[in-house]
Context: one part of a larger RNA
RNA sequence: CGUUGGAAAGUUGAGGGGUUCAUUCAUCAGUACGAGAGGACCGUGAAUGACGUGCCUCUGGUGUUCCGGUUGUACCGUCAGGUGCACCGCCGGGUAGCUAAGCACGGAACAGAUAAGCGCUGAAAGCAUCUAAGCGCCAAGCUAUUCCCAAGAUAAACUUUCCCUGAGGAUCCUGGUAGACCACCAGGUUGAUAGGGCGGAUGUGUAAGUGCAGUAAUGCAUUGAGCUAACCGCUACUAAUUAUCCAAUAGG
Numbered sequence: 001c002g003u004u005g006g007a008a009a010g011u012u013g014a015g016g017g018g019u020u021c022a023u024u025c026a027u028c029a030g031u032a033c034g035a036g037a038g039g040a041c042c043g044u045g046a047a048u049g050a051c052g053u054g055c056c057u058c059u060g061g062u063g064u065u066c067c068g069g070u071u072g073u074a075c076c077g078u079c080a081g082g083u084g085c086a087c088c089g090c091c092g093g094g095u096a097g098c099u100a101a102g103c104a105c106g107g108a109a110c111a112g113a114u115a116a117g118c119g120c121u122g123a124a125a126g127c128a129u130c131u132a133a134g135c136g137c138c139a140a141g142c143u144a145u146u147c148c149c150a151a152g153a154u155a156a157a158c159u160u161u162c163c164c165u166g167a168g169g170a171u172c173c174u175g176g177u178a179g180a181c182c183a184c185c186a187g188g189u190u191g192a193u194a195g196g197g198c199g200g201a202u203g204u205g206u207a208a209g210u211g212c213a214g215u216a217a218u219g220c221a222u223u224g225a226g227c228u229a230a231c232c233g234c235u236a237c238u239a240a241u242u243a244u245c246c247a248a249u250a251g252g
Base pairs, nucleotide, nucleotide: 001152005163006162007161008160009159010158011157015149016148017147018146021049022048023047024046025045026044027043033038051106052105053104054103055102059100060099061098062097066093067092068091069090070089071086072085073084074083075082076081111143112142117137118136119135120134164251168246169245170244171243172188173187174186175185176184193239194238195237196235197234198233199232200231203227204226209222210221211220212219213218
């Protein structure tokens, strides 16, 4: 821009794409078969591998925004307590998120028409012949089934509701389940969208100060203390202000 008034939602599915795997064990059954040795088809059940998709409860990884230990040095006048720098100085852990080695699920079943092939009946050709008329069986392949996309499917579909008494959309702002930008999504005071605050969870591991013991290093008590990111809940304290624009006039 089109889909022939303009919108908001919800659908149909022409068409396209994905998948289609393998192995082992048990049973059937030590049966059929076979002198024996050996040893099934068909069917049923279970498991595993690789692959694919999604997820983070568990197991872990990362986690330079969290906590602790510790070395050197400089500074905060000194002590104590801290801060900067040294690969995050080094080291031990770790929330959210992301993630695999972790977790869950998937490739099931059935049908139709067939290929090669196997057949029935059967003439031409008194026989024979699966084929000429007619009728069957049969593949991981085809169609359908299953999952995903899908009306620019220009043959441009359909349903409901709304608007011309302005439906709806956008600008702008707060943001994230989204993201390179855009878009998308959640919100904009009739508000929990983000920040803050409060409470909790989680992590770290017993803060500082004081008291006691010890010459001291240090230990003990207060104390599972103090601190705690991205997590959860609540709460208008702060910021989403006032507003503006586009879009019609009953529709070539």